Formats: sequence, structure tokens, C1' cells
RNA sequence: UGGGUCGGCAAGACGACCGCGUCACACCUCGGUGUGCCGAGGAACGUCCGGGCUCCGCAGGGCAGAACGGUGGGUAACACCCACCCGGGGUAACCCGAGAGACAGUGCCACAGAAAACAAACCGCCACGGGGCAACCCGGGGUAAGGGUGAAACGGUGGGGUAAGAGCCCACCAGCGGCCGCGGUGACGCGGUCGGCUCGGUAAACCUCGUUCGGAGCAAGGCCAGACAGGAAGCAAUGGAACUGCCCGUUCCGCUUCCGGGUAGGCCGCUAGAAGGUCACGGCAACGUGGACUCGAGAGAGAUGGUCGUCCAACCGAGUUGCGCAAGCGCUCGGCGAACAGAACCCGGCGUACCAGCCGGCCCGCUCA
RNA sequence: GGGCGAUUGGCGCAGCUGGUAGCGCGCUUCCUUCACACGGAAGAGGUCGUCGGUUCGAGCCCGGCAUCGCCCA
Repeated sequence: UGGGUCGGCAAGACGACCGCGUCACACCUCGGUGUGCCGAGGAACGUCCGGGCUCCGCAGGGCAGAACGGUGGGUAACACCCACCCGGGGUAACCCGAGAGACAGUGCCACAGAAAACAAACCGCCACGGGGCAACCCGGGGUAAGGGUGAAACGGUGGGGUAAGAGCCCACCAGCGGCCGCGGUGACGCGGUCGGCUCGGUAAACCUCGUUCGGAGCAAGGCCAGACAGGAAGCAAUGGAACUGCCCGUUCCGCUUCCGGGUAGGCCGCUAGAAGGUCACGGCAACGUGGACUCGAGAGAGAUGGUCGUCCAACCGAGUUGCGCAAGCGCUCGGCGAACAGAACCCGGCGUACCAGCCGGCCCGCUCA
Repeated sequence: GGGCGAUUGGCGCAGCUGGUAGCGCGCUUCCUUCACACGGAAGAGGUCGUCGGUUCGAGCCCGGCAUCGCCCA
């Protein structure tokens, strides 16, 4: 200096004026006015996971169902995070992996091809029997070495062997399994030895194994105040409703539809919390423990914006009697300058969206000293 | 705010266990008719909303996004 890769920061700053919302105080004509404090995010988003909280009597048992799946750790918990292992990609930094089981069982593998899974003879090769003067033809057999098909064809190379062949036998290599030793908490790795000589793929197909999961959601739910009027039809008493898809268990006593009537008020839940950064200690890390410090939206269908000025990083244009051989750098002036998006019970994650940027670690290439 | 569902020719829908995507109406051409309708014959028209993953192979299985719809005090 060019390219790449990983991580972090920030989402302009200050001032003036106008505007919006809660709260507090003051004033009055009781609904406004004035003053003061405070007033969105890294994703507040999607609602995809996990929890707190609340109710379902206790939150219970079984079946079914769902989710997850290398190992060890972190956490309130997780489908998240950290470290490592294995597999794949990349020259590398690094990235990706729903990464248990396909010798428990079942299913599927279109088309093509002879054959798609306890293998199998289309062509070819081989000996035998028969026919033919011969070329060759017929028959029942043996062959997976060769051809061709496919996403995938039952180890590879060389030698022996054979009628032709074949792990049929041998050597080496690859792979699988058993045993032993060493290292590691473990996944696993390294080495040795033996074996049959070799066993297709698919579980984001059913399934098996292991682990976890009760249901609903703040419109949960509780309190206060207030209003009203019931009627008709259907279903059901071995019944119906709720938890709950089913059984048990528990609780409640009607349920559904239509017509008609009433209310759509207040308070709590509600924000100081698994909170935040910082220091010390432990840990490779995620994170944990302890100390001091900081915190000021919380509604009601729902408030945060605009203008101007100054500064500021980057970019664009013009100028330049600054530097440089040049590319270019510097300086001056002008222009341009926020994207994605917005709280509604609260947290931890994941995923997605995002203008213009800045900072740092690491890797590869080129050049100069 | 919270909880669910759907997306396949122009329109309404099938496609269930993954293997070259169909049906009805509509559209085009021809036949029939003096002409139209009806009827008959033939035909066109599909990135399966979109982007990834699993698989030899995805409309189908699994995620993300987009659009539309339903429910609640």
C1' cells in the first nucleotide's frame, strides 16, 4: 500500500425559538392558562424460542403429542452463549454444520439401466452337450474382470491362480469392527494386534434411544362504584362445561344459537430490575462472587417533532505564488449530511431491517528501507 | 398489545406417503347456424408469494421475509 477476515464504537454536538405528553405547583370563569422537572431503541420490530409474574382448587398421574440431540461448561431458563472434538470449505486469518442411531424393525430410491439391495446375467468372456464341411447357430450352466445406465452398482493397485473369472489366495493401501497400551474430565486422538476380507443412501420418512415440556395469557388477574329484563328454539340427564387432544383425577351445574335490555367508569397490577457500567478476585472464555456508585417514559387508542445559527468527521465541486518530477497531499471557499425504525407487564436470546462512517486485532499479496 | 391461519394458470380450488402439476369456469382457433347462444373438436396459459437449507431430487419437509385474513375486554 491493495485485498480479505473477525470484533468493537456510534446512530451527530451545543445554543435559541416554536410545538407535543405525563407529573408537581400556582391562578381562575372548572376547563384551560402559566412555571418547573422529565420524556424511546440497537434493533423499542418479527412474535421465532426461553423465563419471571398472574389465573386455571393442588399444578397432579398415565397415554398421545411437541421440541432438542458431538463433549465439557455457563445460565433463572433456552432452540442461546463459551471452550474443545469431529466432518466440510478456504493458500491463510477464518467460516459453515438439526453433528445420536440406517448390523431393532418398516417404508422409499422416479427416469434410465440386465440389476436399486438376504443381490442381479443385457452385451461380452468361458468350458460342456447337440447341429453344421465351415463361418456360426441352439441348449442348459459358470462368471461381476470389461462395456453401457444412473445421484448412487457390493473396496483400490499389483501379483498368483483359473476353462474364463472372482478377496478365491497373497503384499501394500483405504475403510469397518473387537481387544490392548498411552494421552485427555470427556467427545476423541496416537500406536500396536487380531478378524471377516468389505457391510449403499435416506431418520428436516415412520421409528428407536436419551433429555426437556401442564394450559392460558396484563384484553392475565384483583378491588371499588354503577346499570339492567327477560324471551324463544335446539341439545343433554349412562349428561354437559373447565384444566385437556384422550383416560384417570379435581371443580362447577346446564350448554349452544337467535331476538331484546344494560355497561363500556375509576384504582391496583406498573416498573429499582436475573438492571447498568466500574474496581478487585476466580476462570482460557462464556460467566460468577464481593465492594462502592448510577438510575426520574410509563398513560387515555396511545406524547418526543420542526426551523435557524455555530461547530464537526466523511464525500463532491472550484480555487491555490504551500509541498512534490508526477500521482497526489495540504490549505481556503461553496455544496451535501442521517438510514432502519418507534415504548404499552417486564427480562434473557435468536432472526430480520439499517444512510454515511470511525477504531482495533489477525491473514495473504506487492513495493521500499 | 396478545393468540392463530392462508398464499398453486385470469377467477375458484385439488394435489394426503417427496419422483416430469391437475379440475371447473373463463380465453383462443376450427366445426355447427343466415347470424348469435347452446353443443362438438383442438389448443394456449404456471419462476407453486419470495429467499435459503435438508435430499440424487422439494408445490410437498425445515427456517427467514413479504402480503392477506380471523379471534380476544

Overview
Predicted 3D model of RNase P RNA and transfer RNA as a complex of 442 nucleotides. It holds a member of the Rfam family "Bacterial RNase P class A". From the family's description: Ribonuclease P (RNase P) is a ubiquitous endoribonuclease, found in archaea, bacteria and eukarya as well as chloroplasts and mitochondria. Its best characterised activity is the generation of mature 5'-ends of tRNAs by cleaving the 5'-leader elements of precursor-tRNAs. The family's RNA type in Rfam is ribozyme. The prediction has a mean pLDDT of 76.